Predicted 3D model of a 72-nucleotide RNA (transfer RNA) from a Candidatus Doudnabacteria bacterium.
[in-house]
RNA sequence: GCGUGUGUAGCUCAGUGGUAGAGCACUUCACUGAUAAUGAAGGGGUCGGAGGUCCGAUUCCUCCCACACGCA
Numbered sequence: 001g002c003g004u005g006u007g008u009a010g011c012u013c014a015g016u017g018g019u020a021g022a023g024c025a026c027u028u029c030a031c032u033g034a035u036a037a038u039g040a041a042g043g044g045g046u047c048g049g050a051g052g053u054c055c056g057a058u059u060c061c062u063c064c065c066a067c068a069c070g071c072a
Base pairs, nucleotide, nucleotide: 001071002070003069004068005067006066007065010024011023012022013021018055026042027041028040029039030038048064049063050062051061052060
């Protein structure tokens, strides 16, 4: 330099056009002599960035950025 893939909550991931979810973690409460475990409730995301298509984009298209792999 060329090609392929990945980028979504603090972490690991789902969601493939109709206003974003799970597990763990975090906060509060219950339980306990006190922890842990368990149960209940709650907070947290302009979906890597910029454009385009569309009534509508995390999703489709283009460019850019970061990372991984392959080729040279």
It matches the Rfam family "tRNA".